[in-house]
RNA sequence: CUUGUAAAAGGCACACCUGUCGCAAGGCAGGGCCGCAAAGCCACGGGUCCAAAAAUCUGGACCGCCGAGCUGCCAGGG
Repeated sequence: CUUGUAAAAGGCACACCUGUCGCAAGGCAGGGCCGCAAAGCCACGGGUCCAAAAAUCUGGACCGCCGAGCUGCCAGGG
């Protein structure tokens, strides 16, 4: 620098359940399994979703939807 077929040290944790916070999307903690080689971080671009009076404007959520950026474990190859 490159690859992720197999193995292995280990990691993450959809659905769902319980508790809790939130108007909601959804967040957090525990269990959990579908899966993941960045399913680590980041809301920067696109996208999706939510919003109490309204929503074009505004605010918010999701990076386990795609891309950009940053960082990184194991193993193989160069």